Overview: This is a predicted structure of a 100-nucleotide RNA (THF (Tetrahydrofolate) riboswitch aptamer). The prediction has a mean pLDDT of 79. Of the family's consensus pairs, 94% are formed in the model.
[in-house]
RNA sequence: CGAAGAGUAGCCAAGGCGCGUUAAGUGUUGCGAAACGGGACGUUGUUCGCAAACGAAAGGGCAAGACGGAAGCCCUGCGGUGCCGCGGCGCGUCCGCUCG
Numbered sequence: 001c002g003a004a005g006a007g008u009a010g011c012c013a014a015g016g017c018g019c020g021u022u023a024a025g026u027g028u029u030g031c032g033a034a035a036c037g038g039g040a041c042g043u044u045g046u047u048c049g050c051a052a053a054c055g056a057a058a059g060g061g062c063a064a065g066a067c068g069g070a071a072g073c074c075c076u077g078c079g080g081u082g083c084c085g086c087g088g089c090g091c092g093u094c095c096g097c098u099c100g
Stems, first nucleotide, its partner, number of pairs: 001100002004098002010089003015084004019079003028052007038095005058076005
């Protein structure tokens, strides 16, 4: 010096294992806090706490000698559901790092 490269938080998501379906969870809004390429500033996004409003999809089967049937179990669904994550994506400026 360079139309060079890598890496964060995190996002999507094959697949797997669960939870709920007796409504927790998810989502929304407000306030506060935290972390977030190696550094500085900053953006986007994320997480946590509190508060508020809103808000859902169930159906079938098994089950004692018979009838009824609680718990329980199974199958198919449903939930902007939890965890893991094959794979994909993933910093604006300057400096740094790697490569040339």